[in-house]
């Protein structure tokens, strides 16, 4: 210089004009000062939870969520630390990381077969028409018969080691055995089970031993196992005000209980004299919730670190309700890159001045807050490779 990983921050000042709106004060015909006014993601609406509310939220089914181990936290699917896997030369990233021996189920073509099976080639045994050598009897010299061996073929049998075929073929390498094979045994290695010593809160890490036991992959396929969870949402909820038309119709039911109990369904338990369904008519507006918080800074102490803990300080710090926070100018900073001077040095290059040129991204609060996720300008801080100069 150049390629990368990784964290944290910042998203304009100030003035001057006119415009909008909380808030306090004063005035009221209008208005006048004083102050305040979007975010790091406000967004997605994907998690928790505060806070309302349902008489308890009682037990089960369904359903949801979580899945290595510890720690943090109001909680959580989140953070911090690590354990094991995996990619990467490495800084580092990532993992939906219990169970495949409780079942069921998936996986193209190729192959005998792809989860307890299996035999295409193939090797071994036996049987064995014809046939071939060798020998023995018989012989009418045509041949006939009886034995041994060999024997494609044909049938029956053992095999699973060679060999093909496939990502994968049912542990691999030697070595004995075997009719021929085969963990059939045995050595050594790998895997799973189980003991047993040492190191850790702990998932795991190291070593040691038995035991021929050798039982691929997908559970981001259904399922099984252990743990957790009421529900419903600020359109939650509370006042206050105003309106009216019931001349109605139905079916239930009054303790032998209609109907309610705020996701669904049983149960149990509470309320309960009215309750549900059509048809018809008003009225739908205001005021709180509305921002003092799991808050924001700062010291100091615990902790490897999320974070705790304790001491000061500080809060006039948006609060709209069809939806306010905006427009001009003007100078400043910031970032870009250009000219060009001036210090430093052998050079790479570094540091300061002045000139004028460009840019400014994503984007808009509606109950709040802890988070994840996604979109976007710019610099800055440490790490790792690679090359080059001294």
């Nucleotide at each position: 210089a150049g390629a990368g990983c990784a964290g944290a921050c910042c998203a304009g000042g100030c003035g001057a004009u006119c415009g909008c709106u909380g808030g306090c004060a004063c005035g009221u015909a209008c208005g006048u000062g004083c102050u305040g006014g979007a975010g790091g993601a406000a967004a997605g609406u994907c998690c928790g939870a505060a806070c309302a509310c349902c008489a308890c939220a009682g037990g089960g089914c369904a359903g949801g969520g979580a899945g290595c181990u510890c720690c943090g936290u109001a909680a959580c699917a989140c953070g911090g630390a690590g354990u094991c896997g995996u990619g990467g030369c490495a800084a580092c990233g990532c993992g939906a990381a219990g169970g495949a021996a409780a079942g069921u189920g998936c996986a193209g073509c190729a192959g005998a077969a792809a989860g307890c099976a299996a035999a295409c080639c193939g090797c071994c045994g036996c049987u064995u028409a014809c046939g071939g050598c060798a020998g023995g009897c018989c012989u009418u010299c045509g041949g006939g018969c009886c034995c041994u061996c060999c024997a494609a073929g044909u049938g029956c049998g053992g095999u699973a080691a060679g060999g093909g075929u496939g990502a994968a073929a049912c542990g691999g390498u030697g070595c004995g055995g075997u009719a021929a094979g085969a963990g059939c045994g045995c050595a050594c290695c790998a895997g799973u089970u189980c003991c047993c010593c040492g190191g850790g809160u702990g998932a795991c890490c190291g070593g040691g031993g038995a035991a021929g036991c050798u039982a691929g992959g997908c559970a981001a396929a259904c399922c099984c196992c252990u743990c957790c969870c009421g529900g419903u949402g600020c359109a939650a909820g509370a006042c206050c005000a105003a309106a009216u038309a019931g001349a109605g119709g139905a079916g239930c039911g009054u303790u032998c209980g209609a109907g309610g109990g705020c996701g669904g369904c049983c149960c149990g338990c509470c309320c309960g004299a009215g309750c549900u369904c059509c048809c018809g008519g008003g009225u739908a507006g205001g005021u709180c919730g509305c921002a003092g918080g799991a808050g924001g800074c700062g010291g100091c102490g615990g902790g490897c670190a999320a974070c705790c803990g304790u001491c000061g300080c500080c809060c006039g710090u948006a609060g709209a309700u069809g939806a306010a926070u905006g427009a001009u100018c003007g100078c400043c900073g910031u970032c870009c890159g250009g000219c060009u001077c001036c210090g430093g040095g052998c050079a790479a290059c570094c540091g300061g001045g002045g000139c004028g040129g460009g840019a400014a991204a994503c984007a808009g609060a509606a109950u709040u807050c802890g988070g994840c996720u996604u979109a976007u300008g710019g610099g800055c801080u440490g790490c790792u490779c690679u090359g080059g100069c001294c």
Notes: The RNA shown here (Bacterial RNase P class A) has 390 nucleotides and comes from a Desulfobacterales bacterium. Of the family's consensus pairs, 97% are formed in the model. The gene name in the source record is rnpB. The sequence is in RNAcentral, with records from ENA. The coordinates come from a structure-prediction model, not an experiment, and the mean pLDDT is 75. Rfam family: Bacterial RNase P class A. The family's RNA type in Rfam is ribozyme. NCBI's taxonomy places the organism under Bacteria, Pseudomonadati, Thermodesulfobacteriota, Desulfobacteria, Desulfobacterales.